[in-house]
Context: one part of a larger RNA
RNA sequence: GGAUAAACGCUAGCGGCAGGCCUAACACAUGCAAGUCGAGGGGUAACGAUGUCUUCGGACAGGCGACGACCGGCGCACGGGUGAGUAUCGCGUUUGUAACCUACCUUUAACUGGAGAAUAGCCCGAAGAAAUUCGGAUUAAUACUCCAUAAUACUAUGAACUGGCAUCUUUUUAUAGUUAAAGCUCCGGCGGUUAAAGAUGGGCAUGCGUAACAUUAGAUUGUUGGUGAGGUAACGGCUCACCAAGUCUACGAUGUUUAGGGGGUCUGAGAGGAUGGUCCCCCACACUGGUACUGAGACACGGACCAGACUCCUACGGGAGGCAGCAGUGAGGAAUAUUGGUCAAUGGGCGCAAGCCUGAACCAGCCAUGCCGCGUGAAGGAUGACAGCGCUACGCGUUGUAAACUUCUUUUGUACAGGAAGAAACACUUCUACGUGUAGAAGCUUGACGGUACUGUACGAAUAAGCAUCGGCUAACUCCGUGCCAGCAGCCGCGGUAAUACGGAGGAUGCACAAGCGUUAUCC
Repeated sequence: GGAUAAACGCUAGCGGCAGGCCUAACACAUGCAAGUCGAGGGGUAACGAUGUCUUCGGACAGGCGACGACCGGCGCACGGGUGAGUAUCGCGUUUGUAACCUACCUUUAACUGGAGAAUAGCCCGAAGAAAUUCGGAUUAAUACUCCAUAAUACUAUGAACUGGCAUCUUUUUAUAGUUAAAGCUCCGGCGGUUAAAGAUGGGCAUGCGUAACAUUAGAUUGUUGGUGAGGUAACGGCUCACCAAGUCUACGAUGUUUAGGGGGUCUGAGAGGAUGGUCCCCCACACUGGUACUGAGACACGGACCAGACUCCUACGGGAGGCAGCAGUGAGGAAUAUUGGUCAAUGGGCGCAAGCCUGAACCAGCCAUGCCGCGUGAAGGAUGACAGCGCUACGCGUUGUAAACUUCUUUUGUACAGGAAGAAACACUUCUACGUGUAGAAGCUUGACGGUACUGUACGAAUAAGCAUCGGCUAACUCCGUGCCAGCAGCCGCGGUAAUACGGAGGAUGCACAAGCGUUAUCC
């Protein structure tokens, strides 16, 4: 000199863009953050329409719009948070998978036949303070089960052929066996099953790179390898039985400490050094530890079970909870924001769709925390005014063209008026083409931000400058006060009666300080 997720002191006009718990992965009141589908189902708790009856209070009717709870499907493994752990195939990069999986989506081919037993809900009853649970009767399905059909799927045994790095593998086949489905409909469609391929997303392996300490020198028994079996989507001591005694290590094993990794960021001419906040990719975690279930996918933040600590409720028998989601609270700390608005756009989930949900997202609020931009007026104006300060003092110098005064402008400000882009779609209506639901065109509809940005008119210099320093390093000096006191200080040092170094004043400087300036901390 540059930089910062900064803090502190003094000061403070505006806007744009960004950033905002670095500490206690400490504990959390309250609200919200993952639902959706009635075009799968039985149905009808609430609301509405309609109808009937009515004593005018209302009652009845799932036939209808819709729909609480329930069965079922899809989603909840995404999105969002945090960096505790992890010195490791975790990450980065390079390969491999002849050792693998992939819901939804796309393409292609084939199929979608028949039967059955339950169960939730509803109803009845019971236990309990509650959470909730139990018994009986009855009922449906795209829930469950069985049968049929079926191969390029799977299994077993063979044959020929191609290729390869070994196990192997491509293609053509033979025989035998096993395995599937679900309906709904507004009649247009939407689905279901099997197989093959693609796309997407993952799993696993692998060469190289990846902190400090040797005041850590030996470490290891599923350990290292083999055979066989089990397990997995898949290879593998992944697990197990048996056999052998190996394996790693001074090119640093093992141990200890520290740490999420990278793209990047800061600095530097570069080499390098430091760093990993915001944004993007990967990983890990979800009160602490463990376990699996469901599922295409989890060993699952707002799922389950067990144990532990903590908090809460209790009728003492027993129960409930998990903000490292968004706000917010307490605590810690030098220190870090609103218990805001909207689904209008983008994206996600479900749905044929309308739509519903979305603290993702988009916006607004707070903070000079940073960067950038603008302003605090411009031109003229010397009786060099009054006043302050200084001096060699009837005077001179300086503040200083500074002020007054004259003319001008209106960025900004205040008031008033107009007023966006972000919106293109979906849906609906009409039309056109093919030909009967797809494509295209036109119309119509939809804005949280926001009456915001922006534009115009009027008014009037009107509303707006500070901070640090002035002995040398280092740009900028005099007076007064104090008298080794009070104090200053980054280093040298200053102060004991003429202090350019302390405190005040006037003036000056900041080489291009400025809505900031200075101090502290850290890095180069």